[in-house]
RNA sequence: GGCGGUUUAGUGUAGUGGCCUAGCACGCAACCCUCUCACGGUUGAGACUCGGGUUCGAUUCCCGGAAUCGCUA
Numbered sequence: 001g002g003c004g005g006u007u008u009a010g011u012g013u014a015g016u017g018g019c020c021u022a023g024c025a026c027g028c029a030a031c032c033c034u035c036u037c038a039c040g041g042u043u044g045a046g047a048c049u050c051g052g053g054u055u056c057g058a059u060u061c062c063c064g065g066a067a068u069c070g071c072u073a
Base pairs, nucleotide, nucleotide: 001072002071003070004069005068006067007066010026011025012024013023018056028044029043030042031041032040049065050064051063052062053061
């Protein structure tokens, strides 16, 4: 250089066009429980890598950029 994969809360992930006002686990915060801590319970905050396009509608499809991983010369 060429080709391909991946990118969603702090971390790991689900979600293949509308039911997504995006779910789950761990983590975080508050409260309950406890003499205290831990465990447990309840509640809450927190995310679609960026730009453009298609569409009535995009996390999802297309194009380009970025990051990362792999294959190859």

Predicted 3D model of a 73-nucleotide RNA (transfer RNA) from uncultured Barnesiella sp. The sequence was found in a public genome assembly.